[in-house]
Context: one part of a larger RNA
RNA sequence: UGGCGGGGGCCCGCACAAGCGGUGGAGCAUGUGGUUUAAUUCGACGCAACGCGAAGAACCUUACCAGGGCUUGACAUCGAGUGAAAGACUAAGAGAUUAGUCCCUCUCUUCGGAGACACGAAGACAGGUGGUGCAUGGUUGUCGUCAGCUCGUGUCGUGAGAUGUUGGGUUAAGUCCCGCAACGAGCGCAACCCCUAUGUUUAGUUGCUAACAGGUAAAGCUGAGAACUCUAGACAGACUGCCGUGGACAACACGGAGGAAGGUGGGGAUGACGUCAAAUCAUCAUGCCCCUUAUGUCCUGGGCUACACACGUGCUACAAUGGGCAGUACAAAGGGCAGCGAAGCCGCGAGGUGGAGCCAAUCCCAUAAAACUGUUCUCAGUUCGGAUUGUAGUCUGCAACUCGACUACAUGAAGUUGGAAUCGCUAGUAAUCGCAGGUCAGCAUACUGCGGUGAAUACGUUCCCGGGCCUUGUACA
Numbered sequence: 001u002g003g004c005g006g007g008g009g010c011c012c013g014c015a016c017a018a019g020c021g022g023u024g025g026a027g028c029a030u031g032u033g034g035u036u037u038a039a040u041u042c043g044a045c046g047c048a049a050c051g052c053g054a055a056g057a058a059c060c061u062u063a064c065c066a067g068g069g070c071u072u073g074a075c076a077u078c079g080a081g082u083g084a085a086a087g088a089c090u091a092a093g094a095g096a097u098u099a100g101u102c103c104c105u106c107u108c109u110u111c112g113g114a115g116a117c118a119c120g121a122a123g124a125c126a127g128g129u130g131g132u133g134c135a136u137g138g139u140u141g142u143c144g145u146c147a148g149c150u151c152g153u154g155u156c157g158u159g160a161g162a163u164g165u166u167g168g169g170u171u172a173a174g175u176c177c178c179g180c181a182a183c184g185a186g187c188g189c190a191a192c193c194c195c196u197a198u199g200u201u202u203a204g205u206u207g208c209u210a211a212c213a214g215g216u217a218a219a220g221c222u223g224a225g226a227a228c229u230c231u232a233g234a235c236a237g238a239c240u241g242c243c244g245u246g247g248a249c250a251a252c253a254c255g256g257a258g259g260a261a262g263g264u265g266g267g268g269a270u271g272a273c274g275u276c277a278a279a280u281c282a283u284c285a286u287g288c289c290c291c292u293u294a295u296g297u298c299c300u301g302g303g304c305u306a307c308a309c310a311c312g313u314g315c316u317a318c319a320a321u322g323g324g325c326a327g328u329a330c331a332a333a334g335g336g337c338a339g340c341g342a343a344g345c346c347g348c349g350a351g352g353u354g355g356a357g358c359c360a361a362u363c364c365c366a367u368a369a370a371a372c373u374g375u376u377c378u379c380a381g382u383u384c385g386g387a388u389u390g391u392a393g394u395c396u397g398c399a400a401c402u403c404g405a406c407u408a409c410a411u412g413a414a415g416u417u418g419g420a421a422u423c424g425c426u427a428g429u430a431a432u433c434g435c436a437g438g439u440c441a442g443c444a445u446a447c448u449g450c451g452g453u454g455a456a457u458a459c460g461u462u463c464c465c466g467g468g469c470c471u472u473g474u475a476c477a
Base pairs, nucleotide, nucleotide: 001477002476003474004473005472007471008470009469010468011467012466013465015461016460019425020424021423022422023421026316027315028314029313030312031311032310033309034307035306042053043052064302065301066300067299068298069297070296073125077124078123081119082118083117087102088101089100090099091098092097106115107114108113127291128290130289131288132287136285137284138280139279140278141276143274148187149186150185151184152183153182154163155162156161167178168177169176193268194267195266196265198236199235200234201233202232203231204230208225209224212223213222214221239262242256243255244254245253246252318418322377323376324375325374326373327372334365335364336363339358340357344353345352346351384415389410390409391408392407393406394405395404431453432452433451434450435449436448437447
């Protein structure tokens, strides 16, 4: 100087408390451990691994296993030689591949040749998702969006070092004020950036429709309009600016006015010096080591989907604030050409047919759902719940057996609110309700977004956890 203390003081955080809803019990989905297996590829392991890498394992992916093949190789450069390359068909085979037939004669040219592509000798070499993240770069997590981490000069100390950065106030903040052997500065904080909340202005098509006119079963449907909504550019607006009180005449705090918004308005992006030999050699790059007729590479099939069990994360429920049926209303944000696909018709339905329109403020995906109105069920393992299983189908795709999703009919399991324990959340939040997107041929209870409805509680900081500052003890570094 730091770390640590079941030392002290001050302060903060959904840390506790006050509340609301969960997990832990059930069924299923998914990940992990374990076990099994020819293989169940690999990585991730307290918080900070476990719906994680994976924004989507039937083949492919794929790295694993079994079997069948290749050995200058699936891929790159150089290279004697030969031929355009490609394509189609037949036979064998699980295919990779092998054999044969057909077709065909590229481009440039100084006519020597050259170029692209294929075959092919020898060889330099290729290749490796093989090892080491404790050899590394890069990237990332975490403490933590916590308020800290340092430097120059000066001063003090033999020195390590101290001071500044401590103190009195204050703040979300090393934020600001005052004081002070310190005076300044840098990285952080804040601001600058984006979205959102109000208004003005500019611009009106594909969006809008108040007035006028036409028109319809209805409809901005048409003429028209530029008001409104909206769209998207510019600008204004919030700064403790104004008033009062407190304070040290300061910083600042509290109250008020005006205002769409008030004291950082709400949200995002933004992550200091560093910590964990944290994670990643399987994104990529890379040192060293290892393999080289195999640890490389091609193919078929299988596996990653196994199942006495254990754990994590979720979905659906256990019902009446509910289930069923009928009617009816209101979004936002997205996506669309190898695409989205309307109306109409067929089917109980998944879907089929059809093909209008749309490179999209124009057309489509696309009926939002909860809500509301009416009716039924009357507390039951039920008209709750939907697992499981049978049958028949639909779709994608060479192909749904291992191993896809969905539909109809039938079946109708556990489950009556969950022990110890434990998690999230302070406002348009929790809870609840649907919608969209990426991945994607197909497959979403996951993920990322979007809007609808919309609470309760916070006395307080004694205690639990984590953190910041000062101080103290220390046999620790």